Notes:
The RNA shown here (Bacterial RNase P class A) has 402 nucleotides and comes from a Gammaproteobacteria bacterium. The prediction has a mean pLDDT of 77. The model forms 98% of the base pairs in the Rfam consensus.
[in-house]
RNA sequence: GGAGUCGGCCAGGCAAUCGCUGCGCCUUCGGGCGCGGAGGAAAGUCCGGGCUCCACAGGGCAAGGUGCCAGGUAACACCUGGGGGGCGUGAGCCCACGGAAAGUGCAACAGAGAGCAGACCGCCUAAGCUCCCUCGCGUCUUCUGUAAAACGGAAGCUCGCAGGGGGCCGGCAAGGGUGAAAGGGUGCGGUAAGAGCGCACCGCGCCGGUGGUAACACUCGGCGGCACGGCAAACCCCACCUGGAGCAAGGCCAAAUAGGGGAGCAAGCGGCGCGAUCUUCGGAUCGCCCGCGCGUGUGGCCCGCACGUGCUCCCGGGUAGGCUGCUAGAGGCGUGCGGUGACGUACGUCCCAGAUGAAUGAUUGCCCACGACAGAACCCGGCUUAUCGGCCGACUCCUUCU
Numbered sequence: 001g002g003a004g005u006c007g008g009c010c011a012g013g014c015a016a017u018c019g020c021u022g023c024g025c026c027u028u029c030g031g032g033c034g035c036g037g038a039g040g041a042a043a044g045u046c047c048g049g050g051c052u053c054c055a056c057a058g059g060g061c062a063a064g065g066u067g068c069c070a071g072g073u074a075a076c077a078c079c080u081g082g083g084g085g086g087c088g089u090g091a092g093c094c095c096a097c098g099g100a101a102a103g104u105g106c107a108a109c110a111g112a113g114a115g116c117a118g119a120c121c122g123c124c125u126a127a128g129c130u131c132c133c134u135c136g137c138g139u140c141u142u143c144u145g146u147a148a149a150a151c152g153g154a155a156g157c158u159c160g161c162a163g164g165g166g167g168c169c170g171g172c173a174a175g176g177g178u179g180a181a182a183g184g185g186u187g188c189g190g191u192a193a194g195a196g197c198g199c200a201c202c203g204c205g206c207c208g209g210u211g212g213u214a215a216c217a218c219u220c221g222g223c224g225g226c227a228c229g230g231c232a233a234a235c236c237c238c239a240c241c242u243g244g245a246g247c248a249a250g251g252c253c254a255a256a257u258a259g260g261g262g263a264g265c266a267a268g269c270g271g272c273g274c275g276a277u278c279u280u281c282g283g284a285u286c287g288c289c290c291g292c293g294c295g296u297g298u299g300g301c302c303c304g305c306a307c308g309u310g311c312u313c314c315c316g317g318g319u320a321g322g323c324u325g326c327u328a329g330a331g332g333c334g335u336g337c338g339g340u341g342a343c344g345u346a347c348g349u350c351c352c353a354g355a356u357g358a359a360u361g362a363u364u365g366c367c368c369a370c371g372a373c374a375g376a377a378c379c380c381g382g383c384u385u386a387u388c389g390g391c392c393g394a395c396u397c398c399u400u401c402u
Base pairs, nucleotide, nucleotide: 001398002397003396004395005394006393007392008391009390010389012367013366014365015364016363017362018361020037021036022035023034024033025032026031039373043384044383046382047381048380049379050378051246052245053244054243058303059302060301061300063242064241065240066239067238068082069081070080071079072078083097084095085094086093087092098237099236103235104234105231106230120176121175122172123171124170128168129167130166131165132164133163134162136161137160138159140156141155142154143153144152145151184202185201186200187199188198189197203226204224205223206222207221208220209218210217211216250324251323252322253321260315261314262313263312264311265310268292269291270290271289273288274287275286276285277284278283294308295307296306297305298304331350332349333348334347335346336345337344338343
């Protein structure tokens, strides 16, 4: 000097004029003064809660969510740190990271065969059967050398063996091919030729030891030829977690109407019980209690629980007004202490939008980084997406000079 990685901050400023709005004070009720007034994502509505109601609300199944370990937090699918895997020269970044020895399923095409496998090209021909050849060996036959014998020579493949070649049957999965992927890898031995068939080392599985809270790790030790690949972001199995609805929740006030019309379902029963009234003294009626049943509610189903004689559906009518919920918080900022860190804790300090057809606008001047993406609607903690430009810090790599 260049190229990168990670973290933090800012989000136009100043002035003038007019305009909008919340709160407080004053008011001659016209208004005046003072202090405030959109974001880092306010967005998406994807998670988690606070809060309100169902409702006093339990258990199970189903359904859904998460998925390495340990922490943080009100909680989480978030954050921090660690382990493992992957990417990068590196600083760093990413991970939908439990289980394939419970079961089912998938991998087009190609290929013999895609996990209880398998023979296209090939290698072998041991063992068994069969055919041919031989200048081989033995036996046998004929002829012959010799007085005879032994023995030698020649011819013949009759028989047996041997060698060579072919065929049938058979063996192999080491070599090649197909494929994204082919049943561990390298080497040695062994074999007819091979193959964990055997062995050594590596890999894999199990057990032990050491370190670590743990996930895991170890140039540690032992056993085993070895469970037979991949995919669970396939169904599934395992572990843990989870009521529902939502500020248009909910509460209060005022006002108005039609306590309207129609259809369907219905369910009450029992008691040596208690009390009251009546009594024709048989009992009847009402109220209470207990049991069974029925109905409604509780996201789906079951049990349970609560309430109750009512429940469901359709048509029609009235009110859409005001107040509240509504902003002081799991709050912001500063400092100290603890912690690797997320964060916690102590002290101090500050109040920083509460609209409701919906508040921030317009003009001018100067500066500037020449403002992109973009406007709160109960609140908060996250994640994701969009995005002009500027500032600060730490770290990595390359090049040059000293």

The sequence was found by an Rfam model in a public genome assembly.
The source organism's lineage runs through Bacteria, Pseudomonadati, Pseudomonadota and Gammaproteobacteria.